RNAcentral holds the sequence, with entries from ENA and Rfam.
Predicted 3D model of a 73-nucleotide RNA (transfer RNA) from Trichonephila clavata.

[in-house]
RNA sequence: GUCCCUGUAGUGCAAGGGAUAGCGCAUUGGACUUCUAAUCCAAAGGUUGUAAGUUCGAAUCCUACCUGGGAUG
Numbered sequence: 001g002u003c004c005c006u007g008u009a010g011u012g013c014a015a016g017g018g019a020u021a022g023c024g025c026a027u028u029g030g031a032c033u034u035c036u037a038a039u040c041c042a043a044a045g046g047u048u049g050u051a052a053g054u055u056c057g058a059a060u061c062c063u064a065c066c067u068g069g070g071a072u073g
Stems, first nucleotide, its partner, number of pairs: 001072005007066001010025004018056001027043005049065003053061001
C1' cells in the first nucleotide's frame, strides 16, 4: 500500500430498515436482616466512533474518514 473484521450505558454483549435501542454484571435508593452478605423491588445512566448520503423511516443499507485487531506484499 491492498483486503477483511471491530466500534452500542461504567463494563461484557444483544437488537429482521419500523413499538419508548434492550439483557447480565456494576452503581444508586428501598424492602428483608441485630449487622453484613445473599435475595426481592425500583431508578439512574446511550448525541449507537465521526461526517455525508439513500429512504416516509437508519444502530442496521451506501460512501469517506478515525480507533483497535488480523491477513498479504

Overview
The organism belongs to Trichonephila, within Eukaryota. Its mean pLDDT, the model's own confidence on a scale to 100, is 81. Its Rfam family is "tRNA". From the family's description: Transfer RNA (tRNA) molecules are approximately 80 nucleotides in length.